The prediction has a mean pLDDT of 81. The part of an RNA shown here (small-subunit ribosomal RNA, 3' major domain) has 461 nucleotides and comes from Candidatus Yanofskybacteria bacterium RIFCSPLOWO2_02_FULL_45_18. Rfam family: Bacterial small subunit ribosomal RNA. The organism belongs to Candidatus Yanofskyibacteriota, within Bacteria.
[in-house]
Context: one part of a larger RNA
RNA sequence: AGCCGGGAAUUUGCACAAGCGGUGGAUCAUGUGGUUCAAUUCGACUCUAAGCGAAGAACCUCACCAAGGCUUGAAAUCCAGCUGCAUGCUUUAGAAAUAAAGCAGCCUUCGAGGGUGCUGGACAGGUGGUGCACGGCUAUCGUCAGCUCGUCUCGUGAGAGGUAUCCUUAAGUGGAUUAACGAGCGCAACCCCUAUUGGCUGUUACAAGUGUCAGUCGAGACUGCUGUGGUAACACAGAGGAAGGCGGGGAUGACGUUAAGUCAGCGUGCCCCUUUGAUGCCUUGGGCUACACGCAUGAUACAAUGGAUGUUACAAUGGGUCGCCAACCCGCGAGGGGGAGCUAAUCCCAUCAAAGGCAUCCCUAGUUCGGAUAGGAGGCUGCAACUUGCCUCCUUGAAGCCGGAAUCGCUAGUAAUCGCAGAUCAGAACGCUGCGGUGAAUACGUUCUCAAAUUUUGGAC
Numbered sequence: 001a002g003c004c005g006g007g008a009a010u011u012u013g014c015a016c017a018a019g020c021g022g023u024g025g026a027u028c029a030u031g032u033g034g035u036u037c038a039a040u041u042c043g044a045c046u047c048u049a050a051g052c053g054a055a056g057a058a059c060c061u062c063a064c065c066a067a068g069g070c071u072u073g074a075a076a077u078c079c080a081g082c083u084g085c086a087u088g089c090u091u092u093a094g095a096a097a098u099a100a101a102g103c104a105g106c107c108u109u110c111g112a113g114g115g116u117g118c119u120g121g122a123c124a125g126g127u128g129g130u131g132c133a134c135g136g137c138u139a140u141c142g143u144c145a146g147c148u149c150g151u152c153u154c155g156u157g158a159g160a161g162g163u164a165u166c167c168u169u170a171a172g173u174g175g176a177u178u179a180a181c182g183a184g185c186g187c188a189a190c191c192c193c194u195a196u197u198g199g200c201u202g203u204u205a206c207a208a209g210u211g212u213c214a215g216u217c218g219a220g221a222c223u224g225c226u227g228u229g230g231u232a233a234c235a236c237a238g239a240g241g242a243a244g245g246c247g248g249g250g251a252u253g254a255c256g257u258u259a260a261g262u263c264a265g266c267g268u269g270c271c272c273c274u275u276u277g278a279u280g281c282c283u284u285g286g287g288c289u290a291c292a293c294g295c296a297u298g299a300u301a302c303a304a305u306g307g308a309u310g311u312u313a314c315a316a317u318g319g320g321u322c323g324c325c326a327a328c329c330c331g332c333g334a335g336g337g338g339g340a341g342c343u344a345a346u347c348c349c350a351u352c353a354a355a356g357g358c359a360u361c362c363c364u365a366g367u368u369c370g371g372a373u374a375g376g377a378g379g380c381u382g383c384a385a386c387u388u389g390c391c392u393c394c395u396u397g398a399a400g401c402c403g404g405a406a407u408c409g410c411u412a413g414u415a416a417u418c419g420c421a422g423a424u425c426a427g428a429a430c431g432c433u434g435c436g437g438u439g440a441a442u443a444c445g446u447u448c449u450c451a452a453a454u455u456u457u458g459g460a461c
Stems, first nucleotide, its partner, number of pairs: 002461001003459003007456007015446002019410005026300008034291002042053002064286007073123001077122006087104007106114002125273002128271003134267002136262003139258001141256001146185006152161003164177004191250004196219007206209001222244001225238005302403001306362007318349003323342002328337003369400001374395007416438007
């Protein structure tokens, strides 16, 4: 100087408390451990692994397994020699890759060149190892308020002061004092969205000439004003105001910590495999989807603030030409036919919603709750749904009557609840990322739990 303490003081945080809703019990989905397997590819393991890499495993992906094949190789650059050969079609063998046979089949010009194939040689190739050799990127403490430097002063020195004390702040934010005076990285501000408003512009928006709407340039909030307290910084109350003391949200993450994570996104040092049974490459099929069980994250419920039927309102974000697909017709439905419009403020997804309102039934029951499981019949995508897709209809109707110890999220347009869209994507969300609708309760307080900050104290580290 740090670190640690079941030491002290002060302070902060959905940390506790006060509340609301969950998880832990049930069924299912997804991930993971374990087990099994020819293989169940690999990575991630307290918070900071486990709906994580994966914004989407039938083939492909693919790295795993079995079998069949290739060896200058599937793709790249170069050299030498040879070359009317690449390629296409047909047949045969085969699971295919591929192999064999037959047919068709060069441009310019005759010096050679271009393209292609074969042979040989340099070389390729590797999702093989090492994240404890690395770059880059990321998580975390933590959007916590800290981390340092120059000059100077003090100390023999390691170092200290500065960065301290008091007050204040969300803040090492600011003020007063002070052997310090200044400065840097952080804080704040500058950036974006949102709440109010003025001007201008007006396509495809809307009531048809500008009220909505869209774009753009401005205004506005600064403790500016009043009062109280205070030396000040500032705090409290009030006025005006769409908004008040950081108005709300986002992006932005200091010095560093964890030899944290990633060699499988990419790049890369070193090591290893590669004239033969390759750790390279191609192909077919299988696997990643197994199933006694443990764990994690979710979905759906257990019902009457509900379920069912009919009827009736009100959104926002987005996406669309290999696409979105209207009207109309067929089908109980998934869907099919159809073909208008749209490269989109125009047309479509999309009457753009659902919870909601109104009316009726159900009457507390394993039920008109709940929907697992199973049988049958169909639809869609796609070479192909057996392993192993999604959806529809009929029938079936399981567990479950609110969940032990324990544990999680959330302080306001938040929690809770309701639907909608998108990425990935041929198809395949209960996940993820966004969007809007309805819309609460509670916070006395800091004794305690957890984490953190500053000062101080003890220590055999």